[in-house]
RNA sequence: AGAGUUUGAUCAUGGCUCAGGACGAACGCUGGCGGCGUGCUUAACACAUGCAAGUCGAACGAGACGGAUUGAAAGCUUGCUUUUGAAAAGUCGAGUGGCAAACGGGUGAGUAACGCGUAGACAACCUGCCGCAAAGAUGGGGACAACAGUCCGAAAGGACUGCUAAUACCGAAUGUUGUCAGAUUCCCGCAUGGGAGACUGAUUAAAGAUGGCCUCUACUUGUAAGCUAUCGCUUUGUGAUGGGUCUGCGUCUGAUUAGCUAGUUGGUGGGGUAACGGCCUACCAAGGCGACGAUCAGUAGCCGGUCUGAGAGGAUGAACGGCCACAUUGGAACUGAGACACGGUCCAGACUCCUACGGGAGGCAGCAGUGGGGAAUCUUCCGCAAUGGGCGAAAGCCUGACGGAGCAACGCCGCGUGAGUGAAGAAGGGUUUCGGCUCGUAAAGCUCUUUUGACGGGGAAGAUGAUGACGGUACCCGUAGAAUAAGCACCGGCUAACUCUGUGCCAGCAGCCGCGGUAAUACAGAGGGUGCAAGCGUUGUUCGGAAUUACUGGGCGUAAAGGGCGUGUAGGCGGUUUAAUAAGUCAGAUGUUAAAGACCCGGGCUUAACCUGGGGGCUGCGUUUGAUACUGUUAGGCUAGAGAGCAGGAGGGGAGAAUGGAAUUUCCGGUGUAGAGGUAAAAUUCGUAGAUAUCGGAAGGAACACCAGUGGCGAAGGCGAUUCUCUGGACUGCAACUGACGCUGAGGCGCGAAAGCGUGGGGAGCAAACAGGAUUAGAUACCCUGGUAGUCCACGCUGUAAACGAUGAGUGCUAGGUGCGGGUUUUUAGGAAUCCGUGCCGCCGCAAACGCAAUAAGCACUCCGCCUGGGGAGUACGGUCGCAAGAUUAAAACUCAAAGGAAUUGACGGGGACCCGCACAAGCGGUGGAGCAUGUGGUUUAAUUCGAAGCAACGCGAAGAACCUUACCCGCUUUUGACAUAGGGAUCGAGAGGCUAAGAGAUUAGUUUUGUCGGUUCGGCCGGAUCCUAUACAGGUGCUGCAUGGCUGUCGUCAGCUCGUGUCGUGAGACGUUGGGUUAAGUCCCGCAACGAGCGCAACCCCUAUACAUAAUUGCCAUCAUUAAGUUGGGCACUUUAUGUAAACUGCCACUGAUAAAGUGGAGGAAGGUGGGGAUGACGUCAAGUCCUCAUGGCCCUUAUGGGCGGGGCAACACACGUGCUACAAUGGUGGUGACAAAGAGAAGCGAAGGGGCGACCCGGAGCAAACCUCGAAAAGCCAUCUCAGUUCGGAUUGCACUCUGCAACUCGAGUGCAUGAAGUUGGAAUCGCUAGUAAUCGCGGAUCAGCAUGCCGCGGUGAAUACGUUCUCGGGUCUUGUACACACCGCCCGUCACACCAUGGGAGUUGAUUUUACCUUAAGCCGGUGAGCUAACUCGCAAGAGAGGCAGCCGAUCACGGUGGGGUCGAUGACUGGGGUGAAGUCGUAACAAGGUAACC
Repeated sequence: AGAGUUUGAUCAUGGCUCAGGACGAACGCUGGCGGCGUGCUUAACACAUGCAAGUCGAACGAGACGGAUUGAAAGCUUGCUUUUGAAAAGUCGAGUGGCAAACGGGUGAGUAACGCGUAGACAACCUGCCGCAAAGAUGGGGACAACAGUCCGAAAGGACUGCUAAUACCGAAUGUUGUCAGAUUCCCGCAUGGGAGACUGAUUAAAGAUGGCCUCUACUUGUAAGCUAUCGCUUUGUGAUGGGUCUGCGUCUGAUUAGCUAGUUGGUGGGGUAACGGCCUACCAAGGCGACGAUCAGUAGCCGGUCUGAGAGGAUGAACGGCCACAUUGGAACUGAGACACGGUCCAGACUCCUACGGGAGGCAGCAGUGGGGAAUCUUCCGCAAUGGGCGAAAGCCUGACGGAGCAACGCCGCGUGAGUGAAGAAGGGUUUCGGCUCGUAAAGCUCUUUUGACGGGGAAGAUGAUGACGGUACCCGUAGAAUAAGCACCGGCUAACUCUGUGCCAGCAGCCGCGGUAAUACAGAGGGUGCAAGCGUUGUUCGGAAUUACUGGGCGUAAAGGGCGUGUAGGCGGUUUAAUAAGUCAGAUGUUAAAGACCCGGGCUUAACCUGGGGGCUGCGUUUGAUACUGUUAGGCUAGAGAGCAGGAGGGGAGAAUGGAAUUUCCGGUGUAGAGGUAAAAUUCGUAGAUAUCGGAAGGAACACCAGUGGCGAAGGCGAUUCUCUGGACUGCAACUGACGCUGAGGCGCGAAAGCGUGGGGAGCAAACAGGAUUAGAUACCCUGGUAGUCCACGCUGUAAACGAUGAGUGCUAGGUGCGGGUUUUUAGGAAUCCGUGCCGCCGCAAACGCAAUAAGCACUCCGCCUGGGGAGUACGGUCGCAAGAUUAAAACUCAAAGGAAUUGACGGGGACCCGCACAAGCGGUGGAGCAUGUGGUUUAAUUCGAAGCAACGCGAAGAACCUUACCCGCUUUUGACAUAGGGAUCGAGAGGCUAAGAGAUUAGUUUUGUCGGUUCGGCCGGAUCCUAUACAGGUGCUGCAUGGCUGUCGUCAGCUCGUGUCGUGAGACGUUGGGUUAAGUCCCGCAACGAGCGCAACCCCUAUACAUAAUUGCCAUCAUUAAGUUGGGCACUUUAUGUAAACUGCCACUGAUAAAGUGGAGGAAGGUGGGGAUGACGUCAAGUCCUCAUGGCCCUUAUGGGCGGGGCAACACACGUGCUACAAUGGUGGUGACAAAGAGAAGCGAAGGGGCGACCCGGAGCAAACCUCGAAAAGCCAUCUCAGUUCGGAUUGCACUCUGCAACUCGAGUGCAUGAAGUUGGAAUCGCUAGUAAUCGCGGAUCAGCAUGCCGCGGUGAAUACGUUCUCGGGUCUUGUACACACCGCCCGUCACACCAUGGGAGUUGAUUUUACCUUAAGCCGGUGAGCUAACUCGCAAGAGAGGCAGCCGAUCACGGUGGGGUCGAUGACUGGGGUGAAGUCGUAACAAGGUAACC
């Protein structure tokens, strides 16, 4: 620091995802040790049991134990025992009393608050214990517990009577500097005021305990009073500590919460408090808070800090520390210095427990622990030794605070599981191309060490005097021994790490992209590897990456995003100058910012984690001193902004009124007659009741041709005949007025196309809905005929549009060029200058690109609006507006990994341009109809073997299925095999032919004839062959052509396909290869940011057309001779043959053309513009075809899916299709005649002559391995006849008799003769071939082959017609255009319906939570009143009693819980219902993307 993912590829936008860190974690697998930390995040759920707050006898009385010291009595063993008293020290527990219990410990429910943080204030306050200072402590009184007795109760507990002490309680005295009141002096301040001093009056205190000592007093031993010491007590002042209150600022989300508030805001009087205050009360006033977010709702303890981050920020608030709140829920007070009190009290509620049913008891959010909840969180441990706290004079007691130990890898840190050597690279595993490679120096082996652990011994610090839970711990020493100690995740990319096997869209994986459908580096296992390591992974949460909420640090023309437009309030921002001020701002000083944490420098545990000393810092706030540039404020000026004035001209700017002509329609009248209208074509429709057409007249409504223009005006919507009236704005020029008056603008207000709504008019044309006619598979559409709302007017509403320049408003600045509109200046004119407006081009710059470019999308500033992935959705709910339609504001659940922009290359288009092709057209002949042949489908079958499937399968593989072929079926048979290699053994009589027997044959058994491999060192020695046998293996036309090679088809013999360098572009890519011409051609020329090159084209090759040269046998014959005959002699001139050469190149001429390339015509020439054919097939496409030619990976079979044999099948037959043959006849049939080819083939062959047969054919055998012989005869042609018929056409089918091949013609060959004589009279829709020696027609040959040809491949004979032309069909090429396609139009894709699932809205309601309001009831308690009942202390009184004061009780006010009724908010649920999303290959159509077939969209 980035990466993956939208695309065929690219750039940008944008979301999703990953790599990092962290955790009070949990889960999975695994687990050696130690140190230091941490450990109910959930149910503030309920709790058994134990403990967590007591202490003081030096405050007090009684008691118990105890018994120093002693009294008495009895017994007798006269010094012992027993009994019974007194009784010190000491101990104990209950009680009175004091102090503590308000600390310490826990939790985070509540709380959005002065709760917390920070900075201040109290002149408005309190403070036990503690420190300092001053003064004092005199003298009395009456009770109540304990205790005793009686009584009630199950218990808890209680009642009555009686006794008693105090540092308990109560008067009195004294009394200051206290408090109150009065008058008064001084000082001070921050407003109210504060402080100090002296005076007068009133008022208010106290308690003793323990130890010591006798100088004084009393008794006089020594004690007591007394004195003294310590502690305690009272009053006052002060300090310290702790607390209370007030204030500024800061402190989460929601506006789909906009208004809230009656003690509410303030005042006065009173009350209350430690204290201010509506804190409370009576009266008076009507205030107070709020878009700078009140109120309401939701959520939440706050902070120091913690995690992350470069920072700014974001998230968080466990442990440690500070504050707050709470203690089963709610309410309340009492005591006290302090509480409205966790281990106190009272009341009410819920719950639990005890009960004798009458009534009682309880509160773990203390430490352990239990149940429950939960993914999940520990021991019912030890000790007060240390630190700290309470009480005490102290000893001491108490202390689940705390110190420790235990459990848990929960976290951090440290250590170990050994080290060295060791190649036969062991065995074994894995893999393999079988050679090897790898685990791997790894192991074994050898040599060492001993951390940890084990055993034995010693043994701390923590403790200033004593005291050690931890603990026989840490640590140290010794002994033995490699001994006790490694896992987890991952290995397709991101992301370090690869192979084998299994599986076969299954099982499974997955953070994202995505893997898996038979060769998976992605699943599972294994081997190997990578990473981390006592841990490793997963899950969750959070920050980061994410500049993806953008302060630092983003955007808004087209990706999401500018409000439809104006006006203007608050707010924000604001020209120039002077002065003042010092709020903002800046600087210095200072206070604070607790400790801990973090950072720096050190120190202590062996190190580290951890602990600790010091330092700096803590960006904040306060106080104070200064600075004055900028901003603000105040005051005064200026004129450049803004406005006003005067003078001009332009304009569909607005409103109202009036007027006009053209046209449509209707009506009236005339002329006139059969159609009109409409369409691609029609029909509906109108018309003989007179239409359409035409002429004249009238009516009525709406709109204003030409002018008219990227021209004008307006803020936008919008505005178009003419005239008048009223009226808004802009522009130009002048300049002597005002003096910043400005810009923007949340809310607000106004305007706002069309459609729509309301009321009333109007209604010619047009025209939703609707009707009819067409079209269509359908046609609720497009087209046609009609037609109502509406369109028009007036008034009112609606408030939206692709309201668009998809571009908010304003100001300033930043090259030019060229149009148009309106002004001004100048000029003779042309022109020049300038202001405003409106267009085009274009630089800088900007931009993802497209593009924008003074009318910015450039450079800057100000203000407003808006955006944050797609869908759900501009939807639901709620609110506001509206008559309604609806508008506006505006979510979530759920779902996807994309959606979207610009540009690129292709492909495609029922887009365009150009060009080509038997592509169409023009012609000729066919197919489609018939019969037959052949192939295919289908069907059938035991099998009808398999493949080929639009063109590019279908007379195709197959150049030839009776057996064989043959792969299929049935049956029989065989198992190292029909064939190959290798080991062992035997043989050299192997092998071939015949015969016999069994059998369908394979095969088996026998017999017979023939036959003696090669070399040789002469050895079964070598080679070779055959047989037998064992195991490896053979074999497979079995599967996969979607694992492959090779070969082939096709686009297409179409003219294309690319590269190097360079240039352009961010890039994919482009240029080159496009353009102008030309060509059959990317053929050539010219031009050009291109210049060159390659594969294709062409040429080079073959055949053919002409000539020449050479050569003549088997060929030829002009001349000579000869013959029946080129038969022979002879010859090689000619023909021909086969070798070489020449020839054609737009070379020549003319014209056209850019002077080019080239084209057109001509000459010459055998041939003329590629002369005609062939071979030759670029980059690639179709997962095209072929595993059944061959080869081959993988899989499968192995007494069978291999091998052999007989028979059958491939030949079936209702039918459908393709390709052909023969015909339908006279351009013909039949008969006769008998002329002229080319190219081939031939030895298991072609087969002559001659002979036989009607014929197929047979007999025969000459010649020929071929320019020699043979096939071999060409046929159309010509002559005659038939005369238009199902025929003298046609030949299917069938019968009989034959021929040939072959082992064999039944299934199932070909041919012949005789007889038979079917369909068919030129073929519907549709469709095929062909442009010249071609089509058509005629015959000939060959391959395969025993035989079988209408097929295929070749050969020649005869020999046409037509092409205007490129509109259309098909295919192709180039350029261009559009695209939502890229598997590329056989593409993509929309909506309803049906089915399943999911979340959600409405819903008669039902139900719960919460809140509010009115009323009722009202516990305990405080307060007020009363108090006839009760009453020790004080007063009066001799007493009785009275009084003061108090208590119970009662009444009132207040009030928790509760009750009744109403309202608000939120949730759950609900028959039914609405749309939405997702889902495999469902249904119906085809709306969109191309002109998407009616341009699309709002």
Molecule: small-subunit ribosomal RNA
Organism: uncultured rumen bacterium